The RNA shown here (transfer RNA) has 71 nucleotides and comes from an Oscillospiraceae bacterium. Its mean pLDDT, the model's own confidence on a scale to 100, is 81.

RNA sequence: AGGGGUGUCGCCAAAUGGUAAGGCACGGGACUUUGACUCCCGCAUCGUUGGUUCGAUUCCAGCCACCCCUG
Numbered sequence: 001a002g003g004g005g006u007g008u009c010g011c012c013a014a015a016u017g018g019u020a021a022g023g024c025a026c027g028g029g030a031c032u033u034u035g036a037c038u039c040c041c042g043c044a045u046c047g048u049u050g051g052u053u054c055g056a057u058u059c060c061a062g063c064c065a066c067c068c069c070u071g
Base pairs, nucleotide, nucleotide: 001070002069003068004067005066006065007064010024011023012022018054026042027041028040029039030038047063048062049061050060051059
């Protein structure tokens, strides 16, 4: 310098254009003498900036970060 891949909650991890599942952790509550266990409830501007669309985590482009390949 060129090419490819990945980016979603504190961590892991779904989503195939129709308004973001699940597990662990965390916070609140119930239970308990206390703690643990168990149960209920809560917690995400989907890396970023634009574009397409009635509607974008999803499609397109640029940029950023990380990983791999070639030189």

Rfam family: tRNA. Its family is annotated with triplet codon-amino acid adaptor activity in the Gene Ontology. The family's RNA type in Rfam is transfer RNA. It was read from a public genome assembly.